[in-house]
RNA sequence: GCCUGUAGCUCAGUGGUUAGAGCAGGGGACUCAUAAUCCCUUGGUCGUGGGUUCGAUCCCCACCAGGCCC
Numbered sequence: 001g002c003c004u005g006u007a008g009c010u011c012a013g014u015g016g017u018u019a020g021a022g023c024a025g026g027g028g029a030c031u032c033a034u035a036a037u038c039c040c041u042u043g044g045u046c047g048u049g050g051g052u053u054c055g056a057u058c059c060c061c062a063c064c065a066g067g068c069c070c
Base pairs, nucleotide, nucleotide: 001068002067003066004065005064008023009022010021011020016054025041026040027039028038029037047063048062049061050060051059
C1' cells in the first nucleotide's frame, strides 16, 4: 500500500422499511433398524466507535483482527 471481516462453518446481499442460502444443530415423516431422502424449525450487537442521510450490512473517517505485496 491492497484485499477481507454478515448465523457454529462456507458465502450471498452494495442505500428502502421483516438480513438470506447451503452445510451443521433440534423435532418429525419414512424404515424392523441405521443411512439416504423429504417436511418443519432454532440460531445474527452485519468486527468496534463515530459521521453523512428521512433511512446504512451497503457511502465516508478512525481503530481492531486476519491475509497478501513492497
Annotation:
This is a predicted structure of a 70-nucleotide RNA (transfer RNA) from a marine eukaryotic metagenome. Rfam family: tRNA. Its mean pLDDT, the model's own confidence on a scale to 100, is 82.